[in-house]
Molecule: transfer RNA
Organism: Candidatus Parcubacteria bacterium
RNA sequence: GCGCGCUUAGCUCAGUUGGUUAGAGCGACCGCUUGACGUGCGGUAGGUCGGGGAUUCGAAUUCCUCAGCGCGCACCA
Numbered sequence: 001g002c003g004c005g006c007u008u009a010g011c012u013c014a015g016u017u018g019g020u021u022a023g024a025g026c027g028a029c030c031g032c033u034u035g036a037c038g039u040g041c042g043g044u045a046g047g048u049c050g051g052g053g054a055u056u057c058g059a060a061u062u063c064c065u066c067a068g069c070g071c072g073c074a075c076c077a
Stems, first nucleotide, its partner, number of pairs: 001073007010026004019057001028044005050066005
C1' cells in the first nucleotide's frame, strides 16, 4: 500500500427484509430472604448504536468518508 472482518449498556454479545419501544447475560444499586455474608427471588438505573455526512416518509441496519482494533496479501533487507 491492497483486500476482508469488527466497533451496540461498565464487560461479553444478540438485533431477521430498513418500520412500531434498542435487547440478553454478567456486573452495579434497591427490596425480600440470612445472625451476617453468599446463594436464591423480585425490581431499578444505565445507550448520541465509534465520529461526520448522504439517501429515504423512516437508518443500529443502505451509501460515502474519517478513526480505532484484528486477520490475510504485497512491498522493503